[in-house]
RNA sequence: GCCUGAGUAGCUCAGUUGGUAGAGCAGCUGUUUUGUAAACAGCAGGUCGUGAGUCCAAAUCUCACCUCAGGCU
Repeated sequence: GCCUGAGUAGCUCAGUUGGUAGAGCAGCUGUUUUGUAAACAGCAGGUCGUGAGUCCAAAUCUCACCUCAGGCU
């Protein structure tokens, strides 16, 4: 230099044929308990890597760039 894959909540990841952004764990509150843990109920947490484009509408499609991983030379 070229090719491929990945980037979504604090962490691990779903969500691909465009139409309300989710789960588990972690966190907070409450119930229960003499207390803790566990269990149960609830709450909060996201500029979907960055910027543009297409579209009525983009995490999703297109382009450029950034970071990481792998491969080729």
Molecule: transfer RNA
Organism: Candidatus Shapirobacteria bacterium